Predicted 3D model of a 79-nucleotide RNA (transfer RNA) from Clostridium bornimense.
The organism belongs to Clostridium, within Bacteria.
Rfam family: tRNA. About the family: Transfer RNA (tRNA) molecules are approximately 80 nucleotides in length. By type it is a transfer RNA.
The sequence is in RNAcentral, with records from Rfam.

[in-house]
């Protein structure tokens, strides 16, 4: 130096170009109980709000997390 893989909420992770974020954990409040644990319910990205939000930044499309390019970060192979 090439060649290929991964990058989403605090955390693991799902998602056929079609409501971004399913489950699950974590945490927050409530029930429950004398209290706690267990269990159930609720809510949980940013932001005052307009809006923004899947590593950055660009691009195609009526509509990208998903297709295209660069970039950054890490992982493995090759040299």
């Nucleotide at each position: 130096g090439c060649u290929g893989g991964u990058g989403u909420g605090g955390c693991g992770g799902a998602a056929c170009g079609g409501c971004a974020g399913a489950c699950g954990c974590a945490u927050u409040c409530g029930a429950c109980u004398c209290a706690a644990a267990a269990u159930c319910g609720a809510a949980c990205g940013a932001g005052a709000a307009a809006u923004c939000g899947u590593g950055u930044g660009g691009g195609u499309u009526c509509a990208a997390a998903u297709c295209c390019c660069a970039c950054c970060a890490u992982c493995a192979g090759c040299a």